Overview: Predicted 3D model of a 1529-nucleotide RNA (small-subunit ribosomal RNA) from an uncultured Candidatus Marinamargulisbacteria bacterium. The coordinates come from a structure-prediction model, not an experiment, and the mean pLDDT is 84.
RNA sequence: UAAGCUAAGAGUUUGAUCCUGGCUCAGGAUGAACGCUGGCGGCGUGCCUAACACAUGCAAGUCGAACGAGUCUUCAAGACGGAAGCUUCGGUGGAAGUUGAGAAUGCACUAGUGGCAGACGGGUGAGUAAUAUAUAGGUAAUCUACCUUUAAGCCUGGGAUAACUAUUCGAAAGGAUAGCUAAUACCAGAUACACUUUAAAUUUCAUAAGAUUUUUAAAGGAAAGUUUUUCGCUUUUAGAUGAGCCUAUGUCUGAUUAGUUUGUUGGUAGGGUAAUGGCCUACCAAGACUUCGAUCAGUAGUUGGUCUGAGAGGAUGAUCAGCCACACUGGGACUGAGACACGGCCCAGACUCCUACGGGAGGCAGCAGUGAGGAAUAUUGCGCAAUGGGCGAAAGCCUGACGCAGCAACGCCGCGUGAGCGAUGAAGCCUUUCGGGGUGUAAAGCUCUGUCAAGAGGAAUGAUUAUGACAGUACCUCUAGAGGAAGUCACGGCUAAUUACGUGCCAGCAGCCGCGGUAAUACGUAAGUGGCAAGCGUUAUCCGGAUUUAUUGGGCAUAAAGAGUACGAAGGUGGUUUCUUAAGUCAGAUGUUAAAAGCUACUGCUUAACAGUAGUCUGCAUUUGAAACUGAGGAACUAGAGGCUAGUAGAGGAAAGCGGAACUCAUAGUGUAGCGGUGAAAUGCGUAGAUAUUAUGAGGAACACCAGUGGCGAAGGCGGCUUUCUGGACUAGUUCUGACACUAAAGUACGAAAGCGUGGGUAGCAAACGGGAUUAGAUACCCCGGUAGUCCACGCCGUAAACGUUGUUCACUAAGUGUAGGAGGUAUCGACCCCUUCUGUGCUACAGAUAAUUCGUUAAGUGAACCGCCUGGGGAGUACGACCGCAAGGUUAAAACUCAAAGGAAUUGACGGGGGCCCGCACAAGCAGUGGAGCAUGUGGUUUAAUUCGAUGAUACGCGAAGAACCUUACCAGGACUUGACAUCCUAGGAAUCUUUUAGAGAUAAGAGAGUGCCUUCGGGAACCUAGUGACAGGUGGUGCAUGGCUGUCGUCAGCUCGUGUCGUGAGAUGUUGGGUUAAGUCCCGCAACGAGCGCAACCCCUAUUUUGUGUUGCCAGCAUUUCGGAUGGGAACUCACAAAAGACUGCCUGUAAUAAGCAGGAGGAAGGUGGGGACGACGUCAAGUCAUCAUGCCCCUUACGUCCUGGGCUACACACAUGCUACAAUGGGCGGUACAAAGAGCAGCGAAACCGCGAGGUCAAGCCAAUCUCAUAAAACCGUCCUCAGUUCGGAUUGUAGUCUGCAACUCGACUACAUGAAGCCGGAAUUGCUAGUAAACGUAGAUCAGAACGCUACGUUGAAUACGUUCCCGGGCCUUGUACACACCGCCCGUCACACCAUGAGAGUCGGAGACACCCGAAGCCAGUGUGCUAACCCUUGGGAAGCAGCUGUCGAAGGUGGAAUCGGCGAUUGGGGUGAAGUCGUAACAAGGUAGCCGUACCGGAAGGUGUGGCUGGAUCACCUCCUUU
Repeated sequence: UAAGCUAAGAGUUUGAUCCUGGCUCAGGAUGAACGCUGGCGGCGUGCCUAACACAUGCAAGUCGAACGAGUCUUCAAGACGGAAGCUUCGGUGGAAGUUGAGAAUGCACUAGUGGCAGACGGGUGAGUAAUAUAUAGGUAAUCUACCUUUAAGCCUGGGAUAACUAUUCGAAAGGAUAGCUAAUACCAGAUACACUUUAAAUUUCAUAAGAUUUUUAAAGGAAAGUUUUUCGCUUUUAGAUGAGCCUAUGUCUGAUUAGUUUGUUGGUAGGGUAAUGGCCUACCAAGACUUCGAUCAGUAGUUGGUCUGAGAGGAUGAUCAGCCACACUGGGACUGAGACACGGCCCAGACUCCUACGGGAGGCAGCAGUGAGGAAUAUUGCGCAAUGGGCGAAAGCCUGACGCAGCAACGCCGCGUGAGCGAUGAAGCCUUUCGGGGUGUAAAGCUCUGUCAAGAGGAAUGAUUAUGACAGUACCUCUAGAGGAAGUCACGGCUAAUUACGUGCCAGCAGCCGCGGUAAUACGUAAGUGGCAAGCGUUAUCCGGAUUUAUUGGGCAUAAAGAGUACGAAGGUGGUUUCUUAAGUCAGAUGUUAAAAGCUACUGCUUAACAGUAGUCUGCAUUUGAAACUGAGGAACUAGAGGCUAGUAGAGGAAAGCGGAACUCAUAGUGUAGCGGUGAAAUGCGUAGAUAUUAUGAGGAACACCAGUGGCGAAGGCGGCUUUCUGGACUAGUUCUGACACUAAAGUACGAAAGCGUGGGUAGCAAACGGGAUUAGAUACCCCGGUAGUCCACGCCGUAAACGUUGUUCACUAAGUGUAGGAGGUAUCGACCCCUUCUGUGCUACAGAUAAUUCGUUAAGUGAACCGCCUGGGGAGUACGACCGCAAGGUUAAAACUCAAAGGAAUUGACGGGGGCCCGCACAAGCAGUGGAGCAUGUGGUUUAAUUCGAUGAUACGCGAAGAACCUUACCAGGACUUGACAUCCUAGGAAUCUUUUAGAGAUAAGAGAGUGCCUUCGGGAACCUAGUGACAGGUGGUGCAUGGCUGUCGUCAGCUCGUGUCGUGAGAUGUUGGGUUAAGUCCCGCAACGAGCGCAACCCCUAUUUUGUGUUGCCAGCAUUUCGGAUGGGAACUCACAAAAGACUGCCUGUAAUAAGCAGGAGGAAGGUGGGGACGACGUCAAGUCAUCAUGCCCCUUACGUCCUGGGCUACACACAUGCUACAAUGGGCGGUACAAAGAGCAGCGAAACCGCGAGGUCAAGCCAAUCUCAUAAAACCGUCCUCAGUUCGGAUUGUAGUCUGCAACUCGACUACAUGAAGCCGGAAUUGCUAGUAAACGUAGAUCAGAACGCUACGUUGAAUACGUUCCCGGGCCUUGUACACACCGCCCGUCACACCAUGAGAGUCGGAGACACCCGAAGCCAGUGUGCUAACCCUUGGGAAGCAGCUGUCGAAGGUGGAAUCGGCGAUUGGGGUGAAGUCGUAACAAGGUAGCCGUACCGGAAGGUGUGGCUGGAUCACCUCCUUU
């Protein structure tokens, strides 16, 4: 110097949005485990489960300087012994060996006596919720071995006993008896001023009992030796250390545990203890604890700390450290300074082992190790070298404490697996749009290095002189050589990183959302990429994110949440002034906050992890001060609160009495056939006289008008009038009290309707019930009846959408305007207007608030006090338990399981059997039809070898198909081909091509003949044919839900959007709404909008008028000719044709509207208000249609799903539907005659005229490439005639015969003609279509396709109507608005029973087990007490005994055990109840829109089910009308 650091979000509810709210993820951590993988080192860590059971070894001994004895070693007198040698053979000699008094020796050893230590160290966390622990204190209520220190002392005696010896019991373990012996073992005595106790006095303190100084008296009480000292022992003082006890505070969950306790609480006395104390005993009193949570139940060792977190907190309590508890389970004491003792004792129990069956032994939760359990946790290692401990004077001994090593990636930290250069970007692999791209400087190759590992050599610190398990280790040096060393997870979003193949709602993935049904970035594999790295991922658990329990830091109108209301003891909070105090509060100091850890600084291991040193470290206590605020105490005050006086309004409450209208019934009268009821009816009532009407009487219930977002009440609630009793509120006065206040768990009272009990009453109404309707059914809605009930009295119940979905109280914060009750002022004759103020009750609105809606002085604003309540949805306001209730039921109130949402407000759509406005041949008004008949065509169905395929509500069905005999053709049968019928490339040969024979159903096969072309740089080339080879062709095979293109439809409807601005947190809104107007979002006006785009309209085409130009093939007025036909000359007027122009714009007038847009009428005009028609189809919808027009991705087939051929089929036929044609006739049919069009087509064509045929048609053949010729007579119409209402002279089907035409071919299967035949059908049920003017209807004509084959389609003209009052209704559409639980958007959503499967759970006759309490029985060991039966060394003694002790016996207590009845928890349990979940089950349709009977709440009854009905309540009900209030004018 420093210790001051520090806060991130994301995914998921919706079509989208904001909010609420849960779920999930990203981070960190671990004594971990599992999967894959694995080079090295350092430092740590390692049974979390069975406090389960343990084989084996070790873990507590030591002291001979306490003692006797023994052993070993050494010395040794003596004794025995007698070798070798010598010998004079007599001996001498004296060795080995044996024994041994005694002595000595010693780092020697040993059992025993004795001392000290085995209460430490080591283990574990079962018990324990307080005899525990943490912090701070107390001990004047205590002890403390060893150690230090103070003072004094260590004198005199005594009797035993183990060991040992002998005898003896036992299998053993272990004893018994007799005898001997020692001590620092044991005992007695002396001494003691110290010490202890008692009594008395005294000093100083303290103050609850007390402590302390001094003095006196009495009593009690010590010792051990050894030795040179030391050492040791005894008493004592003080200390240190350790321990005991006590106090305060803190320390988990449950009230579905609310009362507990009898030694219990206290006192007195005694006992006991080191010591206080019911710790124990006797007696006395009746206390003690508890909502500030006792008791009971569950769970749990606790702390320093650890993990996480910004913090506050939350979770946790391995390793290390402190405390506690325990030692197989339970009980007990002994010894000792210390234990009720892990490796001590006794007893009981369970278990294991030994046994000779008599009896014994044992306790790894010490270190290793074994079995078991489990997902899971190590070596039966080395050493006392270090640190520490025990004993000892010491040497030393002991030490699984400890130091080390081993095993394990279990964790943290460090290092390595190489570095540089290296492109033809090698090969391989993957991919590709086939060009390429990626892996990738990566590799190879070249040049280097040597960390780690390997081999060799040296070699520490740890120890001061000695001693090193680790260990020949750390470390150093040398050698050689890139060698021996990389995996794992992910790649849809969150979340860094993508492609290919396989699979095909399968297999599988998944933390959440979710992925997979044939093009999967989500499964599996591969390649690539990303992350981390000797690890990576998964699982489990904790904190975080989560402000998602909110002290910091949340909420309660509608999202979960204000108790139905009030009163109210406790509790919490509390007005003004002053004094005192100092509990809270603030400041300073002191003590403590163990060490370790954390943090800061520095230092040591090569670095780091790790370690060391120093510092810091929110608390608690003591003490000194301060006195503003809170508290406490005293004194005062009046602004809160209350009281008093005078007034006021009121459906406030209770009781009694009275009244009229209505209703029903009864009686009597009048009167006659209906009444009543409904959408329509019926049941019902009525000729026995109803309904109607008149009079009288009876009865019960309710009180019209007044009546009002008026009044009163705490809420529920209260409504005719009068009286009595009674509660509260408001106003004015400001006389009284003097904080008396606010709130309010527990508690108490009140509390709609329904319901219950007893007794009355019962007119009307009316659950249930009966009947009638409706309906598929109708346990309903509607109707006719009708009982409880509704009413009264008394007593229960205690709940409602008991709602303002808004707890009570107080204060503050712009206004405006109604209304109810008061008071005052001004003014006045007068409260008539006006002004001020208090209280209640409404509306609008500023600031502010809110997710928004909205609230806004009556707050949901700003603050204060207190209470209640909430924490995702469902399960469930349910189960169990408890309390209350007569019952119904109420109050309190979970869990398992299950889902990823449930929800609020608002937005845009869509929808509504919601509303408003408007349009359309939508209805209405009309005309003609369809539906009935026959036929045609298409479709379905059926059939078939095949009846190819597609289209199939509107928007398929005379549709693709503008034309199936073959072909077409895609289908079927049979016969054939395989580089192919068709394309490109290669090789070989040949021109191509034409004619022709035979076989065959043909495809095809086998031949015969003719023919030699074009270009050329002379090599050859181009086209074509044949054969071969492989790339490939080919596919009307699949997918229109992979696509392009094209098309239908809403709809020619008037809409759909954008930019900028503004508003809104936002989705979004505005513009685009409104008032008018239009065919139109057309235009005008207004307006926070201003503009713009795609649509509308216009521009384009046809048509209606005119003009100009041009006149052939068209035309012909006038002129001429004529065969009398515009035929010819001619004309350019007209018609017409082709071009180019003009014209129409609400331009003009009048009226109207707003002076606008426009509308109505008029003029003029060929045409008048888009003139008529066409083309033209906005943003989008329907996964609409089409892979079979075409194109095309992917998949599939490849001697076939390709290609060719013949024949068949698409044409079938019980039937059903759709679209048409022809009819049913006289407005007609037949016959005859006479008129008038437009628009088209024509060379493989139209085909005239003429002739033939009844006719279809044929023969011959002119003309025409077309305003020229042809098709080609238009027909209805008109004129004349016949038919005269009939199955016909209607109608023409069907059938027969004979023909014509096309075509290789007409059987299946063409069209037409002639003759004959002559069916159904006499105008069509329910239902339904088209059309508003040159339209409908009727009539014919032409064309495309086409060899032939239209009743279809397309186009053309001719004749030519009727009707529209109008918008109530049906259908469709547009705009505005409203409701919504819909958004796949009403073909939506969704409820309940039943049936099936699975899951968890409640009840359940019972049964099994656990833990605890109680009562009684039994009562081990043992302490204590008693007793004095037996025995006994120390002391006394009068020698008899005594004292004392041991044993015995008895008693209290007492573990385990037994019995019993309760209570409680758990397992199982036939059966049973509801609940939850489950792609496609059944029945209905309750809710969401007015959900088709508005819904919901409480309650009662009923019903298969949703549910229905009664009664009271709510709006969280749509629509219409009215009243009131408000806003604007």